A computed fold for a 72-nucleotide RNA from an uncultured archaeon, annotated as transfer RNA. Its Rfam family is "tRNA". The sequence is in RNAcentral, with records from ENA.
RNA sequence: GGGGUUCUAGCUCAGCGGGAGAGCACAUGACUGAAGAUCAUGGUGUGCGGGGUUCGACUCCCCGGAGCCCCA
Numbered sequence: 001g002g003g004g005u006u007c008u009a010g011c012u013c014a015g016c017g018g019g020a021g022a023g024c025a026c027a028u029g030a031c032u033g034a035a036g037a038u039c040a041u042g043g044u045g046u047g048c049g050g051g052g053u054u055c056g057a058c059u060c061c062c063c064g065g066a067g068c069c070c071c072a
Stems, first nucleotide, its partner, number of pairs: 001071007010024004018055001025044001026042005048064005
């Protein structure tokens, strides 16, 4: 330098045009002498950045950034 792939909650990841979600973690309450476990409640989010297409974009297209892999 060229090609591919990924980027979504604190962490690991789903979701492939119309509700932003799961597990773990976390907070509060119940329980306990106190913890742990368990139960109930709570989403904690500029969806890497910008632009475009569309009635509508996490999702499709373009540019840029970062990580990983391959080629040179």